[in-house]
This is a predicted structure of a 90-nucleotide RNA (c-di-GMP-I riboswitch aptamer) from Firmicutes bacterium UBA2598.

């Protein structure tokens, strides 16, 4: 000089699930609760996945019922990308 690589400390978030509320649903919010997470902080930008109210098409025993298509809905704790952050070989 270049590269690789922790331990520790202070903490943080909160899965499943339970209760309440909102929503057509997926799911979200609040409280309890911890499976886990070094970005499990933020952003729906690309992809994936979920839902299908309105819409549209089809069918039927047709004032109704069923099915198909498809986000403008959802998911950042599915992946990628962008932005930001704590400690430390400092």
């Nucleotide at each position: 000089u270049a590269g690789g690589a922790a331990a520790a400390a202070g903490g943080g978030c909160a899965a499943a699930u339970c209760u309440g509320u909102c929503g057509a649903a997926a799911g979200a919010c609040a409280g309890g609760g911890a499976c886990g997470c070094a970005a499990a902080g933020c952003c729906a930008u690309g992809g994936g996945u979920c839902u299908a109210a309105a819409g549209u098409c089809c069918c039927c025993c047709c004032a109704g019922g069923g099915g198909g298509c498809a986000a403008u809905g959802a998911u950042u704790g599915c992946c990628a990308g962008g932005c930001u952050g704590c400690c430390g070989g400092a």